[in-house]
RNA sequence: GGGCGUAUAGCUCAGCGGUAGAGCACUACGUUGACAUCGUAGGGGUCCCAAGUUCGAACCUUGGUACGCCCA
Repeated sequence: GGGCGUAUAGCUCAGCGGUAGAGCACUACGUUGACAUCGUAGGGGUCCCAAGUUCGAACCUUGGUACGCCCA
């Protein structure tokens, strides 16, 4: 220098162009003498950044950034 992949909640990851989710974690309550477990409820997101396409983009296109792999 060229090619490919990944980027979504605190962590690990889902997510047909049509309301952003799960598990774990966290908070409150219940349960206990207390802790844990368990149950119920709840909080938490600029979907890496920018532009474009579209009635509508986490998803499609282009450029960029970070990380990883391959080739040279």
Molecule: transfer RNA
Organism: Parvularcula bermudensis HTCC2503